[in-house]
Molecule: small-subunit ribosomal RNA
Organism: Fastidiosibacteraceae bacterium XS4
């Protein structure tokens, strides 16, 4: 006996920090839903208004009266019965008199911030009914009400006159332990003295008193009866009741310590006010009150004023310490329609009393009356929101009575509400074919789900019926006992005693019986936090949300639903409190950069305080008393069938006050002490202040001289100067401001600050060595002083500088930024203003904890010697750089602490509204100083990683630049996009990485567009079913597709059942979609980029992200390689392995090839022959910085050289890392999901994709003479080829045609290279360049050449003369130039994709553009600069400050008024008791006046809420406007104070910071 955390700031981390949630709780409301019981609880708001009944009455044993009834008796009466009327008893009820009660008991919380309350305590006080004790109770008197007349009034209510009782009322006596006076006397103190003693002390004695008690004396004060009994009728004597005293007990009033919300933007309050004397006066102390003296009296320890609130036990939450309420229930307190007042009483300033005054209601006959639910029920309002017009005195208790009784919305009990707690059920076992249903699916099956159905059991709780306590104890009657007392009588006590009687609850609890699973489960949730998933639907719409945040066509976040999860007669939401939150931090937090150190210093009040003993016990320790109500809460028992609830006992209530002891520690006292502090002597340095004084350099400006055209400025200019002589250069003036070089991580001051020199006054530090005071000291709220620059005010001074301004550029614009000028201001003297990034962003003090190495003053000591200086060791004092431990979130700090402690002060508690408004306060002003809130956000921030960026910086690379050669942009034409246009121009690709791109090839197809016209199980695939071979020919209709009809055909397997293939009808599962969505995907692809990265695994570092490796010193094309390293390794890239290609060797020799022998031809490997060589294609061979030399660290490598067919990756290719673009592509294909189904689907026919004002890309072919043209000749290579290629021959001018050999190819063919060469001719002309456009004619291909093909020929000859501005390729067999093939293809290429031929120039370099590596800095970027982001305007809506004023509240001064009431006066008036001389007196009462005083009025303020034309500025709002201030060196470093100035960020002066990059350089440090 107790203590958990989480989510969200980031691209990730660790830290501040705030918001948010997960617990518990309630007098709760609201939504869904609801079987029972027990226990509790129930107007939290309008203390708003209140119909009806209730809620406080009771005694007849205090007292006259008066009605009933009954009984007795007398009188009349009457034939009896009777039927009037009197007396007397008894009983019953009650209008008054008179008692007691009504001051409790219920309510309510509205005032109150206070002696109301809580506590402990005090003294000057009362106190009915109760309890004890003793003592009294005697005579008298006079009234009154009811009652009766009468009489006023609508009533309410009364007047007048007669009569009468009391325990009503009033003298007289008596009386003390009573009360007031007065007061012998005694005690105590005080102070002097004796005396006594070490020093008290005790004793004696004397004098005094705001002390205390008090014998005597005097004065003065009481009293009621009643009931029943006996009785000699006189009394007795018992109970109850009456009078005073005392004491108790019970209640209540007063005073005091101590505690008891906010708010300084409330700083001063207070004249009865604080003391005092003297009267009043109270129950009682007291300025409570009056007069009169004195000037008190409270406050920063927070008065006063505001605001808000009933305090308390005690509930709720928390581990605790604390926080938050203060309902039931219990103490107190105040209140009672709102204010005011007293009466009676023991007690009240009275909830169900009285008076007055004020609002609202009701009655009224208009004169005048009445009323008070904050008592219970209830009614309306008010609200989210709280019950019956119940029952009963049967128990508890309460007034009254002697009692019996009677009264009691107090109380006990029922009704109402799931409000709350606590308990009980809504069923148990068995039960797979794991039924259906529904939901899901991967289509197999799972899920609900032992659940249901079935079967076999039970009966709590409900229903119906029987039965049935406790709660009740008294009381009154007899009897019995005692006691009193003459008495057995009467009272009065007692009881195991006898009889009789009391229950609202209540159809009670509780037990018993019957039936029958029969009558009972919902609610929220299921993205994370937080348990628990799918599917439909919706489509940034609807809507959720507690926080973060879901939703834009596959939503586990919305709605439905199935399943689950949680709690369960509730269950969620909402309010509200603590908890979490250590996020106000006593326990328990910070303040160098996240929110915080005042600009500095002196110093009040407080606070803290060195050392050694004494006293003392305030603090603090023990111990004991008292108290701290009950109830709660805890512990144990107990009754309730358990709990919840009840009951008892204990513990506790951490508190307060006393008394007792301890005395280390603190405080307080008394004496000391020297280690802090401080004074004294001798030095030392120093831009420390203040004033006065004189100096040189140097701007300018004036004179004069010499000079001549510029000259000043800038990025480049231009304004401005200068021929009236400028700038420059010489000399002389004035004058004003600053003080080069020394100089420096030097020095001085608190701090701001201080800077040539010299002199006068002067502050303060260190350093030595003694003495001297003796804790004199740190801090420091308020206060006071000083406090850069910039402003201000007055007066001078202005040389250079320069806010405003002016011009001039810049530039879209330039209120800048750059130039010329230039005025306040910079400077003095005096006053002010008090702020800065006033910073070390680090208050002040003291002690303690490794070192190393510089500087500054000083000492001492070595040293050394000239008794100089150097140099060096110690100490102290400063002021620097670097480090350990140890802090830190991290940077970083680190004896000059941001370590380790103590002492004081200031100061912060999310961000924005805000270095704001309103108030105060200073100030001439400008302005400071203090300092909220409404609203808005879920973040703002800090230090630090990693990337990305940067008009940062260093290093390297690339046809990147330059060097160069040839083009593109101009021209016609091709061809491809954009646009436009169309019925349609079908789609898709759009910077680089789209545009001769999907398209290696649109007449028809293709084709997806569009017109028309048809089909609907389809033009394709499975599966049924019937009939049929399939099929093919012909004829008719149409644009066709189809459609009619005719004719022919009778196939294959076979177990002989029937089967496959094919067509044609039918009927429905299905089919189809180039229909959307590349941003749902798969695969492919492009790009950065063939760029050298891009990652892990161990380990180490670091709280983490993260880092190291991978950086560093070389070197490479390379993360190639070497060496160094807290890193070792490895993995995908590179590189190498493939393929070509350049050199060779072998093998092999046709269809290839021919050196030698040979044959043959016009000629030709034509042929025999051979494989030598060339080539073919296989297999090897060779290149590796492998050898040499130099360089380099002896290394990795680089230079040169040798040798080689090749030389440093030999050329080229293939090959594309981690991974970026939500890159491309759903139309190549596959493919989730939506959408279409007589169609977005299938066919056909024509059109269309080929349009044309223009705009761009990529091309061809020119513009010519390095050419054109015409003839004459040479020389590849890789490649196609049977629905091909096609030789030669022959026709055509030709495109080609006819006819055909030959080749599935080293063999025939395409197939004629072509520029090149040689020769001729054009001569610079729009030409013999250039060939576009358009005419005629053909040829070829194809069903078809008009829309829309390609070649021929003849004809016709346009632009165009080398291209503005930009801009693109290429670095060697390249670029340029030249032609060949070949794929697509029926026919079409200037395009794509090979292919040879010929074949240059240049490269100094890496300053500069672009792009890319790697390092480092900076950053508010992380969708990452195409990032971020500031304000003005304009619009919306919010919430809020000013405001003439307006309308309420409160309140203060000052005056007016003055009801009732009470005291006081008091010459009017009336007056039973008592006195009395009989007049009258005393006393009373009514009137009348003074005080004091509610309501109520009038003036002036104060304050506070609402309200309000304009008006100001804040906020907030997915896509308004202008600019771009700031983050990168944000393109003028930024920022802070001030001042001016501008559309606005903002710009310019002055002065400070570094919280600024980037080169330079000094200093110090560290290896």
């Nucleotide at each position: 006996u107790g203590a958990a955390g989480a989510g969200u700031u980031u691209g990730a981390u660790c830290c501040u920090g705030g918001c948010u949630c997960a617990g518990a709780u309630u007098g709760a409301a609201c939504g869904c839903u609801g079987g029972c019981g027990g226990u509790a609880u129930g107007c939290u708001u309008a203390a708003c208004a209140c119909a009806u009944g209730c809620a406080a009455g009771u005694c007849g044993a205090a007292c006259g009266a008066a009605a009933g009834a009954a009984g007795u008796u007398c009188u009349a009466u009457u034939u009896u019965u009777u039927u009037a009327g009197g007396g007397c008893u008894u009983c019953u009820u009650u209008a008054g008199u008179g008692g007691c009660g009504a001051a409790c008991g219920g309510g309510u919380g509205a005032g109150u911030a206070a002696c109301a309350c809580g506590u402990a305590g005090a003294a000057a006080u009362c106190u009915g009914c109760c309890a004890u004790a003793g003592a009294g109770a005697g005579g008298g008197g006079g009234a009154u009400a009811a009652c009766a007349g009468u009489u006023g009034g609508a009533a309410a209510c009364g007047g007048c006159u007669g009569c009468u009782a009391a325990u009503a009322c009033c003298g007289c006596a008596u009386a003390a332990u009573g009360u007031u006076g007065u007061a012998a006397g005694u005690a105590a103190a005080a102070u002097a003295g004796u005396c006594g003693u070490c020093a008290a002390a005790a004793a004696c004695c004397a004098u005094u008193u705001a002390u205390a008690c008090a014998a005597g004396c005097a004065a003065c004060c009481a009293a009621a009866g009643a009931a029943a009994g006996c009785u000699u009728a006189g009394g007795c004597a018992u109970u109850c009741g009456c009078u005073a005293u005392a004491u108790g007990a019970u209640g209540a009033g007063u005073c005091u310590g101590c505690g008891u919300u906010g708010g300084a933007u409330u700083a001063g309050c207070u004249a009865g006010u604080u003391g005092g004397u003297u009267g009043g006066g109270u129950a009682a102390a007291a300025g409570c009150u009056a007069a009169c003296c004195a000037a008190g009296g409270c406050a920063a320890c927070g008065a006063u004023c505001c605001a808000u609130a009933g305090c308390u036990g005690u509930u709720c939450u928390g581990a605790g310490a604390g926080g938050a309420a203060g309902a039931u229930c219990a103490g107190c307190c105040a209140c009672a329609c709102u204010g005011g007042g007293a009466c009676u009483g023991a007690g009240a300033u009275a909830c169900g009393g009285c008076c007055c005054a004020g609002a609202c209601u009701c009655c009224u006959a208009c004169g005048g009356g009445a009323g008070g639910c904050a008592g219970c029920a209830g009614u309306g309002g008010g609200g989210a929101a709280u019950c019956u017009u119940g029952g009963a005195c049967a128990a508890u208790g309460g007034g009254g009575g002697a009692a019996a009784c009677c009264c009691u919305g107090a109380u006990c009990c029922a009704g109402c509400a799931a409000u709350a707690c606590c308990g009980c059920g809504u069923g148990u076992g068995c039960g797979a074919a794991g039924a259906a249903g529904g939901c899901c699916u991967u289509a197999g099956g799972g899920c609900u789900g032992u659940a249901a159905a079935g079967c076999a059991c039970u009966u709590u709780a409900g229903u119906u019926a029987g039965g049935g306590a406790a709660g009740a104890a008294g009381a009154c009657u007899g009897c019995a006992u005692a006691g009193u007392u003459a008495a057995u009588a009467g009272c009065u006590u007692u009881g195991u005693c006898a009889g009789u009687u009391u229950g609202a609850c209540a159809u009670u609890a509780c037990c018993u019986a019957a039936a029958g699973a029969a009558u009972a489960a919902g609610u929220a949730c299921c993205g994370g936090c937080u348990a628990a998933u799918u599917c439909c639907g919706u489509g940034c719409c609807a809507g959720c949300a507690g926080c973060c945040g879901c939703g834009g066509u596959a939503a586990u976040a919305c709605g439905g639903a199935a399943g689950g999860u949680a709690c369960g007669a509730g269950c969620g939401u909402u309010a509200a409190u603590c908890g979490g939150a250590a996020u106000c931090a006593c326990u328990g937090g910070g303040c160098g950069u996240a929110a915080a150190g005042g600009g500095u210093c002196c110093g009040u009040a407080g606070g803290u305080g060195g050392u050694u003993a004494u006293a003392u016990a305030a603090g603090u320790c023990a111990g004991g008393u008292g108290u701290g109500a009950a109830a709660u809460c805890c512990c144990u028992a107990g009754g309730c069938u358990c709990a919840a609830c009840c009951u008892a006992g204990g513990a506790a209530c951490u508190g307060c006050a006393u008394c007792u002891g301890a005395u280390a520690c603190u405080g307080u006292u008394u004496a000391g002490c020297u280690a802090g502090a401080g004074u004294u002597a001798g030095g030392u340095a120093g831009a420390g202040g203040a004033u006065u004084g004189a100096g040189g350099a140097a701007u300018u400006u004036c004179c004069g001289g010499u000079g001549u055209a510029g000259c000043g400025g800038u990025g480049a200019a231009a304004u401005g100067c200068g021929u009236a002589g400028a700038u420059a250069u010489c000399g002389g003036a004035a004058g004003g401001a600053a003080c080069a070089c020394c100089a420096a991580u030097g020095g001085c001051g608190a701090a701001g600050g201080c800077a040539a020199c010299a002199a006068u006054c002067u502050g303060g530090a260190c350093c030595u060595a003694a003495a001297c005071u003796g804790a004199c000291a740190c801090u420091g709220a308020g206060g006071g002083a000083c406090g850069a620059a910039a402003g201000c005010a007055u007066g001078g001074g202005u040389a250079g500088c320069a806010a405003a301004c002016a011009g001039g550029a810049u530039u879209a614009g330039a209120u800048a930024c750059c130039c010329u000028g230039g005025u306040a201001g910079u400077c003095c003297a005096u006053g002010c203003c008090g702020u800065a990034a006033a910073u070390g962003g680090u208050g002040a003090g003291u002690a303690c904890u490794a070192g190393c190495u510089g500087u500054u003053a000083g000492a001492u000591c070595u040293g050394g010697u000239g008794u100089a200086a150097a140099a060096g060791a110690u100490c102290u004092a400063g002021u620097g750089g670097c480090g350990c431990a140890g802090c830190u979130a991290a940077c970083g700090c680190c004896u000059u602490a941001a370590g380790u402690a103590c002492u004081c002060c200031g100061c912060c508690u999310g961000g924005g509204a805000a270095u704001u408004a309103c108030g105060a306060c200073c100030g001439c002003a400008a302005g400071g100083u203090u300092a909220a809130a409404a609203c808005u956000c879920a973040a703002a921030g800090g230090a630090a990683u990693u990337g990305a960026c940067g008009g940062g910086g260093a290093c390297c690379c690339g046809c990147a630049c330059a060097a160069g050669c040839g083009g593109u942009g101009g021209a016609g034409c091709a061809u491809g996009u954009g646009g436009u246009u169309u019925a349609a121009u079908u789609c898709g690709a759009u910077g680089c990485a789209a545009c001769g791109c999907g398209a290696a090839g649109a007449a028809c197809c293709u084709u997806a567009c569009c017109u028309a016209c048809c089909c609907u199980u389809g033009a394709c695939a499975u599966c049924c079913a019937u009939a049929g071979a399939a099929g093919a020919u012909u004829u008719g209709a149409g644009a066709g597709a189809u459609c009619a009809a005719a004719u022919u055909g009778u196939g294959c397997c076979u177990u002989c059942g029937g089967g496959a293939a094919c067509u044609a009808u039918g009927a429905g599962a299905c089919a189809g979609g180039u229909g959307c969505u590349g941003c749902a995907u798969g695969g492919c692809u492009g790009u950065c980029g063939u760029c050298a990265g891009c990652u892990c695994g161990u380990g180490u570092u670091g709280u983490g992200a993260a880092a190291u490796g991978u950086u560093g010193g070389g070197u490479u094309a390379a993360g190639u390689c070497c060496c160094g390293c807290a890193a070792c390794g490895a993995g995908c890239g590179c590189a190498a392995c493939c393929c070509u290609u350049a050199u060779u060797u072998u093998u092999a020799g046709u269809u290839g090839c021919c050196a030698u022998c040979g044959u043959g031809u016009a000629a030709u490997g034509a042929c025999g022959g051979g494989c030598a060589c060339u080539c073919u294609a296989a297999a090897g061979a060779a290149a590796c910085u492998g050898c040499c030399g130099c360089u380099g660290a002896u290394a990795a490598a680089g230079c040169g050289g040798a040798g080689g067919a090749a030389g440093g990756u030999g050329a080229g290719g293939a090959c594309g890392a981690c991974g970026u673009c939500a890159a491309g592509u759903c139309a190549u294909c596959a493919u989730g999901g939506c959408c279409c189904u007589u169609a977005c689907g299938g066919g056909u026919a024509g059109g269309g994709c080929u349009a044309c004002a223009c705009a761009c890309g990529u091309g061809c072919u020119a513009c010519a003479a390095u050419g054109g043209a015409u003839a004459u000749c040479a020389c590849a290579g890789a490649g196609g080829g049977c629905a091909g290629c096609g030789a030669a021959a022959c026709a055509g001018u030709a495109a080609u045609g006819u006819u055909a050999a030959g080749c599935a190819a080293a063999a025939c063919c395409c197939a004629g290279a072509a520029a090149a060469a040689u020769a001729u001719u054009c001569g610079u002309a729009g030409u013999c360049c250039g060939g576009a456009u358009u005419g005629g004619a053909g040829u070829c291909u194809g069903c078809a050449a008009u829309u829309c093909g390609a070649c021929u020929c003849c004809a016709u000859g346009a632009a165009g003369u080398c291209g503005g501005a930009a801009u693109c390729g290429c670095u060697a067999g390249u670029a340029a130039u030249c032609g060949c093939g070949g794929a697509u293809c029926a026919g079409c290429a200037u395009g794509c994709c090979g292919c040879g031929g010929u074949g240059a120039a240049u490269a100094c370099g890496u300053u500069c553009c672009c792009g890319g590596g790697u390092c480092u800095u900076g950053u508010a970027c992380a969708c990452a600069c195409c990032g971020c982001c500031c304000g003005u305007c304009a619009c919306a809506c919010c919430a809020u400050g000013g405001a003439a004023g307006u309308g309420g509240g409160u309140u203060g001064c000052a005056a007016a008024a003055g009801a009732a009431g009470u005291a006081g006066a008091u010459a009017g008036c009336u007056u039973a008791a008592c006195c009395u001389u009989u007049u009258g007196g005393a006393g009373a009462g009514c009137g009348u006046u003074u005080a004091c005083c509610a309501c109520u009025u009038u003036g002036u303020g104060a304050u506070u809420c609402a309200u309000g034309a304009c008006u100001g500025g804040g906020g907030u709002g997915a896509a308004g406007u202008c600019g771009u201030a700031a983050c990168a060196a944000g393109g003028u470093a930024g920022c802070c104070g001030u001042a001016g100035g501008a559309g606005a960020a903002c710009c310019u002066g002055c002065g400070g910071c570094u919280g600024g990059a980037u080169c330079a350089c000094c200093u110090c440090c560290u290896u």